The RNA shown here (TPP riboswitch aptamer (THI element)) has 94 nucleotides and comes from Desulfonema ishimotonii. Its mean pLDDT, the model's own confidence on a scale to 100, is 75. RNAcentral holds the sequence, with entries from Rfam. The source organism's lineage runs through Bacteria, Thermodesulfobacteriota, Desulfobacteria, Desulfococcaceae and Desulfonema.
């Protein structure tokens, strides 16, 4: 010098369900999980948020992508700086 890791600015990408209230609808409020359930917020940018399969199966719940399976499956948004150790290179000394 200088990989990765990590920070940090701009850009970008993403999801917003269930219902004991409470019903013929609307529209508010409440309650469940969660980083978040429209919030100028949260999450996520190839060590990946999310999305497809999915009116899928299996376990739970009032209920619900709640929780596994699916999943080493297909897709699926980057560019700069700053720090910086290891290897590894240069130079200087023994």
């Nucleotide at each position: 010098a200088u990989a990765a890791c990590g920070u940090g600015u701009u850009a970008g990408g993403g999801g917003u369900g269930c219902u004991u209230u409470u019903u013929a609808g609307a529209a508010a409020g409440a309650g469940c999980u969660g980083a978040g359930a429209c919030a100028u917020a949260c999450c996520c940018u190839u060590g990946a948020a999310c999305u497809u399969g999915a009116c899928c199966c299996g376990g739970a719940u009032a209920a619900u992508a709640c929780c596994g399976g699916c999943g080493u499956a297909a897709g699926g948004a980057a560019a700069c700086a700053c720090u910086g150790u290891g290897a590894u290179c240069a130079a200087c000394g023994g």